Background
Model confidence (mean pLDDT): 83 of 100. The RNA shown here (small-subunit ribosomal RNA) has 1470 nucleotides and comes from Candidatus Kerfeldbacteria bacterium RIFOXYA2_FULL_38_24. RNAcentral holds the sequence, with entries from ENA and SILVA.

RNA sequence: UUGAGAGUUUGAUCCUGGCUCAGGAUGAACGCCGGCGGCGUGGAUAAGGCAUGCAAGUCGAACGAUAUAGUGGCAAACGGGAGAGGAAGACAGUGGUAAUUUUCCCCGAAGAUGAGGAUAACCCCGAGAAAUUGGGGCUAAUACUCAAUAGUCAUGGGGGGACGUAAGUCAUUCCCAUGUAAACGAUUUUUCGCUUCGGGAGAAGCCUUUGGCCUAUCAGCUUGUUGGUGUGGUAACGGCACACCAAGGCAACGACGGGUAGGGGGUGUGAGAGCAUGACCCCCCUCACUGGGACUGAGACACUGCCCAGACACCUACGGGUGGCUGCAGUCGAGAAUCUUCCCCAAUGGGCGAAAGCCUGAGGGAGCGACGCCGCGUGCAGGAAGAAGCUCUUCGGAGUGUAAACUGCUUUUCUAUGGGAGAAAUUAGUGAUGUUACCAUAGGAAUAAGGGGCUGCUAACUUCGUGCCAGCAGCAGCGGUAAUACGAAGGCCCCAAGCGUUAUCCGGAUUUAUUGGGCGUAAAGAGCUCACAGGUGGUUUGGUAAGUCUGGCAUGAAAGCCCGAAGCUUAACUUCGGAAGCAUGUUUGAAACUACCAAACUUGAGGAUGGAAGGGGUAAGCGGAAUUGCUGGUGUAGCAGUAAAAUGCGUUAAUAUCAGCAAGAACACCAAUGGCGAAGGCAGCUUACUAGAACAUUCCUGACACUACAGAGCGAAAGCGUGGGGAGCGAACGGGAUUAGAUACCCCGGUAGUCCACGCUGUAAACGAUGGAUGCUAGAUAUCAGAGGAGUCGAUCCUUUUGGUAUCUGAAGCUAACGCGUUAAGCAUCCCGCCUGGGGAGUACGGUCGCAAGACUAAAACUCAAAGGAAUUGACGGGGACCCGCACAAGCGGUGGAGCACGCGGUUUAAUUCGAUAACGAGCGGAGAACCUUACCAGGACUUGACAUCUCGGGAAAGUUCCAGAAAUGGAACUGUGCCUUCGGGAACCCGAUGACAGGUGAUGCAUGGUUGCCGUCAGCUCGUGCUGUGAAGUGUACCCUUAAGUGGGGUAACGAGCGCAACCCUUACACUAUGUUAAAUAUUCAUAGUGGACUGCCGGCGAUAAGCCGGAGGAAGGUGAGGAUGACGUCAAAUCAGCAUGUCCCUUAUGUCCUGGGCGACACGCAUGCUACAAUGGGUGUAAACAAAGGGAAGCCAAGCCGUAAGGCGGAGCAAAUCCCAUAAAUACACCCCCAGUUCGGAUUGAGGGCUGAAAUUCGCCCUCAUGAAGUUGGAAUCGCUAGUAACCGUAUAUCAGCCAUGGUACGGUGAAUACGUUCUCGGGUCUUGUACACACCGCCCGUCACACCAGGGAAGCCGGCAAUACCCGAAGGUCCGCAAGUAAUGCGGAACGAAGGUAGGGCUGGUAACAAAGGUGAAGUCGUAACAAGGCAUCCGUAGCGGAAGCUGUGGAUGGAUCACCUCCUUU
Repeated sequence: UUGAGAGUUUGAUCCUGGCUCAGGAUGAACGCCGGCGGCGUGGAUAAGGCAUGCAAGUCGAACGAUAUAGUGGCAAACGGGAGAGGAAGACAGUGGUAAUUUUCCCCGAAGAUGAGGAUAACCCCGAGAAAUUGGGGCUAAUACUCAAUAGUCAUGGGGGGACGUAAGUCAUUCCCAUGUAAACGAUUUUUCGCUUCGGGAGAAGCCUUUGGCCUAUCAGCUUGUUGGUGUGGUAACGGCACACCAAGGCAACGACGGGUAGGGGGUGUGAGAGCAUGACCCCCCUCACUGGGACUGAGACACUGCCCAGACACCUACGGGUGGCUGCAGUCGAGAAUCUUCCCCAAUGGGCGAAAGCCUGAGGGAGCGACGCCGCGUGCAGGAAGAAGCUCUUCGGAGUGUAAACUGCUUUUCUAUGGGAGAAAUUAGUGAUGUUACCAUAGGAAUAAGGGGCUGCUAACUUCGUGCCAGCAGCAGCGGUAAUACGAAGGCCCCAAGCGUUAUCCGGAUUUAUUGGGCGUAAAGAGCUCACAGGUGGUUUGGUAAGUCUGGCAUGAAAGCCCGAAGCUUAACUUCGGAAGCAUGUUUGAAACUACCAAACUUGAGGAUGGAAGGGGUAAGCGGAAUUGCUGGUGUAGCAGUAAAAUGCGUUAAUAUCAGCAAGAACACCAAUGGCGAAGGCAGCUUACUAGAACAUUCCUGACACUACAGAGCGAAAGCGUGGGGAGCGAACGGGAUUAGAUACCCCGGUAGUCCACGCUGUAAACGAUGGAUGCUAGAUAUCAGAGGAGUCGAUCCUUUUGGUAUCUGAAGCUAACGCGUUAAGCAUCCCGCCUGGGGAGUACGGUCGCAAGACUAAAACUCAAAGGAAUUGACGGGGACCCGCACAAGCGGUGGAGCACGCGGUUUAAUUCGAUAACGAGCGGAGAACCUUACCAGGACUUGACAUCUCGGGAAAGUUCCAGAAAUGGAACUGUGCCUUCGGGAACCCGAUGACAGGUGAUGCAUGGUUGCCGUCAGCUCGUGCUGUGAAGUGUACCCUUAAGUGGGGUAACGAGCGCAACCCUUACACUAUGUUAAAUAUUCAUAGUGGACUGCCGGCGAUAAGCCGGAGGAAGGUGAGGAUGACGUCAAAUCAGCAUGUCCCUUAUGUCCUGGGCGACACGCAUGCUACAAUGGGUGUAAACAAAGGGAAGCCAAGCCGUAAGGCGGAGCAAAUCCCAUAAAUACACCCCCAGUUCGGAUUGAGGGCUGAAAUUCGCCCUCAUGAAGUUGGAAUCGCUAGUAACCGUAUAUCAGCCAUGGUACGGUGAAUACGUUCUCGGGUCUUGUACACACCGCCCGUCACACCAGGGAAGCCGGCAAUACCCGAAGGUCCGCAAGUAAUGCGGAACGAAGGUAGGGCUGGUAACAAAGGUGAAGUCGUAACAAGGCAUCCGUAGCGGAAGCUGUGGAUGGAUCACCUCCUUU
């Protein structure tokens, strides 16, 4: 006997880190609601102003007197209020006062004798409006004065004693001198008073030490200041004051300054340590309209006293006066906000009094306020498989719910009546509260429930409304048509006379970390070193006792907290007792540790000696190669530069080349992961001077050490100053390119600068992003410097060790992970520096430094809910590696140009219905729009409907004719009487009526089902168990070989499995068997059904002996034989509500339905897909000389024959088809003509005449004949298809269909090629890897200027305040001092210095406001660019300098927190 967490950064994870929530509390306020009682509590803001009443009097036993008026005494310095000021004359704790005072009270000792003169009240006369006041006269005292007496009193002087070095102090010490008292008062029988001295109690003053706020962007402050002597003053010490003397005093342990604040006991919270706070109650302080001052008194510099000054308010006769609620009530004001102008002195206490008593807004009570805490109630029991209402519903029901109604019971509370305390101390009397508490009786469930919430955190869910609107929200977030998040309803949850909200404090927050955090990459190690203060410190012994530990004593008020009791019916509350607490002082002990003192030690540290290593530093001198320039020679047209160019240089002779001369800067190779230095940094060679480290030796000193605030020094590059120097390079600048632009990247030039000397600057990614020192904790390897051993002719490789530099599979350990790991980021100790969410901002202001640039120090307002680290899975990269594909390449043929067809866009229109629209739309839905279709438009019509079911009535159904009309439709006439039957009627169908309903190609494909497209027939996608990792995840599925394949083999912390691949299925190529409609017939062919055949099976080679690959044999076919069907997990909110189905919404005499006509067919134009061509590998004509396959056919295919130039017509045979028909295949072959032309190519367009389908051919069909004869001569950039029976060319058939706009789609056969070296490139895909600031995933993210709106802050010419000082002027009241009066006291007059407010002046600090200019933050869709993230398309970043609309660019030095490739070195494994 005491510690709980959650939400939120991400696609997901771990961490860091902030924000937010759940708890408790309050002198609270606000919203809704409100039954009772007890106990508490209530102006926190304007120390703002106050009307009115009251809050301090009393004593006749002091006195005069008629008197509540007066003299006198005591009291009025208490009690009550408030917290302005004050950071230290305050407070708290503890000491001291031998440096002090004390009315009243208590105790003790002694005393109280004699005398005197006034004065108020009162009377009279005046002044004044009043307040008030002048003069004259009378009088008393416990008022006042004088004298006496007294010392254990006071003052002064002296002697001895004790303590002390002394100064001095002490004692009931001794002596002397001087000085000072009183009320024989009051009362009337006993007391109260008076004076002096001593003691006590209580009260007060002063002093010391310790403690408790923020700020260093306040670092130096101080002249009565620090001390002394003397004097004055005080109750008392003292610079308290004054004169003189000295020059001190305080401060980094924070003086001085600024800001804020009453302090404490305590209170709230917290596990505690702490943090916050100081209402009520108690103690202390301070204040009393503001400022100053004294008087009286024991006590005041006095809340309801006095004087002066000021502000404010009031009265006034204008002359002058009066006032002070921060007492109790109350009022105004300001405010979110805080009460009655109540009762009583009955009790407790205070003042006066001998007392009775008087006074007491202290106090006791009541009132108001749910402001808080506590207690009680609003009923209790029964009562349905469960009323009604309401809500939901899957329409069955469910919930509200024993809840209600209803029955029985009770009466706390309430109402009424009656009784009735204690508080009274005291025998009697005395109660404001109080019609009290409490008790009894009666009555009747009677008078009494709300607030908040219900997405998660966080207990509690549905429906409707709304539709990023209205709104919610503590955080995350919700709302854009199915909202458990908004609003309402029903239901539910939590509290309850309250419930929520807001504000504030603590907690959670270990988020300032003493308990109890961190700093390689998250915020955080100073660029480095030296070193005063400070902190810390090796071994041994002795001592001391400051820290430390320990026992006692004193104090630490009470109340409060805690424990135990007791009293109110209980509790809150109150009372009693105890304990605890905070520390401080004093005292008795201990001596381990720290400290101090003393003495030692050598291992820390330092010194000495020796030989080696080194780009350590400074200065001077010397050297060669290269570059550039100049001179001369040779030589001729180019050179230079780039991706390509151009600017530039060159015939005045360049570049090239040879020789010579000059200049400046830098030092190839050696060279290294190597060396040295504290860091920055240091490299040709030589010399001089100079510093440090390591090793070896053991000699010396003896803790001399470590760290380091402040301080000092060093400190790359850039930059600055002065003077030199200037070859090359090269900010700025000029030019040329690139580009949309190009203030850049590239090129040609080029100034500062780069170099030297001297001085300044003081910063860098000044990095190992890792402070210094010491000790401890496995190793392996390499290398540098030194030393030892062994060994050798001499050495290397060898071996041991010290110090340095590195690498690592790295043990243990640590870490969020990455990683670190004896060179620690491990385990510990010491010291320093630094961090505390992101942005604002390393900025502003202030200060210091600097010539400047700037550096150092360093905030706040405001804003966001994140910002961040490491790692994971994806995606992406103008990253890498490998592999595949008609992807490229190699080929063949096209498209893009022409005309036409067809689809789309656009435009037009009454309508040109709708959808599809990157790849994955566009000869797509549509396998066929003249009407119909049809959804669109115009007009005409219908309303239970064109269609379905149910109900009622009538009628069979149905058909024919006529009239109106464009038809729908309407009207009329006539024909017809069926089937079943239990004889009622029923079934089908038609007409009429009623309402339920029908109907919708209306909306939403982003509410859906189903179906489909693309990636892609790509080889992938996953799971179980196990293992690894804190985890997301990984492994399996990496790797090697192989394959068309995640196909197979090997291997392996994995072992297995699933969906995909393959196979199984269909067609086809070969053979065989069986069958045989058609045919006269059978063999072949053919057809149907089945079987066989191919499996790397065989051989050789390669390969790991495997998987497999290459070649061969055989075979009709060879390595998947060919083709098809078959499409994993998923992606694109992909497509479709108009194929169908379907939720919700919408329309209902219309968005439904019917009809006629029109439109979907328009036409300046753009695009896609095709057809026909441009011709001679052709066109035409002719000959019949050929050769298919697969289909279709009854509202059909249609033969022969005849007619027509033909389309077609007549005709009618055959065929429900291996029989008949469509149906001649065409390209081809042969023969002839054409002769390269806009043609005998090409066929558009147009005219005329016909045919066919169909009610109907105008909008708007197809075909035939004759005539006409356009563009087009092979097609720009660009782009498509195809790898073999393929492309290309050639015809044939068919679905839809009355017909057909089909040149389309789907099938069928005929003829029948070329090419593939290969994977560099383009596109797409797969695997592995890498970077990432992306995850809506690069169509990503994101930076800065500019424009607009809002916000806060800084600057600013100035303007307006506040605060504290300084100097001078003025100088009230007042006390002090001086003078005057014959003199003394009071008093008066005059003067002096001090002295408040006020005035003047210049500064300081700090606020408010401001034209203007600059910067920052925030804000769904503004402008310009594209800086960063991938090698971000010029790697990025840091410092610095210049430049530029902007991001930025460039120079110079630096970092890796750079991708990729190559090389070097090292390590591990084999």